Large-subunit ribosomal RNA, domain I from Bizionia echini, 531 nucleotides, folded computationally.
It was read from a public genome assembly.
It matches the Rfam family "Bacterial large subunit ribosomal RNA".
Taxonomically the source falls in Algorimicrobium (Bacteria, Pseudomonadati, Bacteroidota, Flavobacteriia).
[in-house]
Context: one part of a larger RNA
Formats: sequence, structure tokens, C1' cells
RNA sequence: AGCGUAUGGGGAAUGCCUAGGCUCUCAGAGGCGAUGAAGGACGUGAUAAGCUGCGAAAAGCUGCGGGGAUUGGCACAUACAAAUUGAUCCGCAGAUAUCCGAAUGGGGCAACCCAGCAUGUUGAAGACAUGUUAUCCGCAAGGAGGCGAACCCGGAGAACUGAAACAUCUAAGUACCCGGAGGAGAAGAAAACAAUAGUGAUUCCGUAAGUAGUGGCGAGCGAACGCGGAUUAGCCCAAACCAGAUUUGUUACGGCAAAUUUGGGGUUGUAGGACCACAAUAUUGAAUGUCAAAUGAAUUAGAACGCUUUGGAAAGAGCGACCAGAGAGGGUGAUAGUCCCGUAUAGGUAAAUAAGACAGACAUAGUGGUAUCCUGAGUAGUGCGGGACACGAGUAAUCCUGUAUGAAACAGUCGGGACCAUCCGAUAAGGCUAAAUACUCCUGAGAGACCGAUAGUGAACUAGUACCGUGAGGGAAAGGUGAAAAGAACCCUGAAUAAGGGAGUGAAAUAGAACCUGAAACCAUACGCUU
Repeated sequence: AGCGUAUGGGGAAUGCCUAGGCUCUCAGAGGCGAUGAAGGACGUGAUAAGCUGCGAAAAGCUGCGGGGAUUGGCACAUACAAAUUGAUCCGCAGAUAUCCGAAUGGGGCAACCCAGCAUGUUGAAGACAUGUUAUCCGCAAGGAGGCGAACCCGGAGAACUGAAACAUCUAAGUACCCGGAGGAGAAGAAAACAAUAGUGAUUCCGUAAGUAGUGGCGAGCGAACGCGGAUUAGCCCAAACCAGAUUUGUUACGGCAAAUUUGGGGUUGUAGGACCACAAUAUUGAAUGUCAAAUGAAUUAGAACGCUUUGGAAAGAGCGACCAGAGAGGGUGAUAGUCCCGUAUAGGUAAAUAAGACAGACAUAGUGGUAUCCUGAGUAGUGCGGGACACGAGUAAUCCUGUAUGAAACAGUCGGGACCAUCCGAUAAGGCUAAAUACUCCUGAGAGACCGAUAGUGAACUAGUACCGUGAGGGAAAGGUGAAAAGAACCCUGAAUAAGGGAGUGAAAUAGAACCUGAAACCAUACGCUU
């Protein structure tokens, strides 16, 4: 020096664990805000740096309900207090709630500075206290503003990429930005489809179908009819006509006409309505009010086991029992139906919700006739230019509209994929509408052939913390003594409050706080062999 064996150091893998995550299901909730939000700053404790709670009434105050012995959060210790005259704690409802922040009296480098007015402080004050003073919309009453995870509608709108290059095309009406709304939103009661048969608002799912099409006919894009389901719900105006009011014009002073406005009326395609004639008070819905089953917070009751044995400890093993509308789950010194919390089951009330009952404003209807009147105009359509439709200008219908034009009036008008005829369908140019559908920042209950500390959220722990960056922003590491602190009195070595050795605790201290297990690298010691 090498190899081997043994014992240690070092190191943190591995194993086991879970306080935290991840993904879902069901139910709830789907908003908060000028009555000042979200989010913060600063305070607040006997001692108090951090987190949590709270707000100068400051780990809290009041009332009601629950509960029944300890309590002063995480978080030990000391001190001092509170509590059966019912505390702590739990639920509901209140009070208080500094300063900043939409921030709103004015300003401002957020958490600061400086005012006006009114009232008060016996008077006064360049003082103090309380209140008030932003802008926009609205006649007023009143409302708006800001924040919030996704979902929804509208406006505006890329590029990388693909086409194996690239320009039409694609990506994609995606991302990003802006506006708006709600618990959903949007859409919606045929100027719809269809095809000689019929359907009957919208939305969503499956199919039709990767079909018909479209496409530098490349890459790609990509329907509809029909069929099967989910859920179902239909309505109101404008106008004709009638009546009132106001104003204006005119007048022969009786009125007439026009405009504006209010009420009645009326709402559709086998056309309907006005109007005329007849009939008649039916049917159905329903805001709101009263009563009200039931639901509903904290919460209450809730069955049944002993002995022996191993062990530090019994829930294990052995023996013999019991309960079960409860053998879900968790805890307890190892694995417990019968030890504890619970579980099945049965109760219970406040706020609140509310089936249903009664009352009920209000809304809602028929038959016949057809001369006249009404039935949404800068609209439909058309030219030019764009866009949307699966459809890239194409044979290009249909829808929207920047620009220029511009009808008809029910014997009307539009559509049926150029266009024309026949036939069929519908009735535009006003509006509302639940459900079936989408989502989950959040609450409760539950689940997992999901993770188990380099995993699972970035974050199991003072985590969006420490730290980095001028800033936008980036962004960690870090869990485990033991059943119980019983956390090592006392002694010794030592400079020592370091470290260690005894002693003691404990089942175990090679469980000693650098604490479960404790692999490998690496280091050391002892012994053996070899050189």
C1' cells in the first nucleotide's frame, strides 16, 4: 500500500407515516360596493418579533339561543386574572369599525398635507369636536362609478404555424385589448323548412357525416334536410276606429282643420282587425296580503365484553359472551361492532325559505256580414364596394351594410340556391319570453385501480414568505424524539453557557432535541492475509 472481516464516523437515500395537495360527484350559492367594497397601511396583548383575530369600545363589546367546566389563539413558562350569580366555546342578530383605497371637500410622491360651511366648546381665536361639501344621469324620487375565477353577448382583431418554399388559403374570428349583462347569457314564436307527402318558436345532445359541397380543387375547411332524444309556453305593441286634453290656423262664432299628447280598441296568413249586426259575463292565469304542513343554525338522545396470556402498553392470541335500523370512519401505549368520539335511527328551535288554502288588483273570450279603412318606408329591392353564411365571385340564391338610388299596399308582398312560369310555403321593415344548455372565485357532504415531502399546488412549515431585480417581474429551501417530556436532578473532565463521561428517565437514549428508519460515496480504528 492493496484486499477481506468487524466496529464506528459521515451522509442522507430507502421504508413507514400525513397535517397538504390533485381530480371529480351531489347539494347550495352565484356576487361584494357611496349604509364606503376587494385589497392594504398603522395600531391593538402584563411581557409580544412573526402568523391569526380585532379596530382608539381594538385576541375584543351587547342581546337571544345552545352548552355545562374549565379559561385568558398559534405558544411553552412566569405573573395576574375570569368562571356553576354559568365563563371559555358554538350559532344567530346587533354595536364599534383609525387611515388609505372607486375614494368622492381641495391637493398629493396611497395610508399624508391643507380648506369652506353649519352647530357646539360661557366670549374670542390662525384652536378643538361633530356633521357636511366630488362627478355624471334623472323633472323628481332616485341611480351610476370600483372589485370579482370561469361561463355569455357585442366591438375591435394579430402573428408564429401549416401549405414540407410562398402570395390566395390556413392558423382564426383563435390569442390579446375594449364595452356590457346575469346566475346563467344568447336565441326564440316563421316574410321558416319541405316537396306533390308533410313539419310547425328557440336552445342543447346523438345521428345523418367526414356525407353534399367548398378549396393555389393544394394544405385544408365542412354543412343541411330527415330521424332519435332533453325540455317545452306562449305573448305584447304600432295602425285603422272611438273619446278626452293642450296648442295653432281659420271662421259665417255654430264649428271645421292640423299638430302634440293621454285613455279605450286591436295584434293576424284556412288572412286578421277596424266597421255593421247578434250573443253574453263564461274560461283561464295571476302580482300582492293573511294563515300555513314541511324544510331549516348551534345542538339532544343514541345498543352491546369480560377473563386468561405475551408484552413497556392489548385493541393481538386463547376461552366464553353480547348488540346490531348502529360491522361508515377516526382515536385510544400494537390490529377494538360492544373503551372514547361517532355511526343507524329518532328528536329540536331562531332567522329565513315555503308546498298548499283563502282573499285578490290586473290580464284573458264567441258568431255572421263584407262596400270602405288599417296591417311597421328612406324600408324591401337595385347599382358599386365589403362582410357573414360549410360555400374563396363562382351558375351564387339567402343575411348584414359603407355609398348612390328607390317600390307595392291584400287582385298586395317575400321565399322555395342564377333566372322565368306553374305550384307550394310564409306574411319583413316594432318588442318581450321560463325550461332543457355553459361555468365554479366560493360553502357543505362525499368519492378516488390520484400524489405521499426532489412527489402532490410554487407553497404540508412565518409562502407568493426569504431572496434577486430600478422596474415589469422572477422566486426557493425547509415535515417526523417519545405512548407520555417522563426533555436528563446530581457528580466529574473541561476556560466554557462548547463537547463529553457517569448517574437518572424510558420498552428502547446507536429514540438526547444536529432527535423514526439510517443505504451508498468518503474517512477512521482493530484484526487477518498478500506484497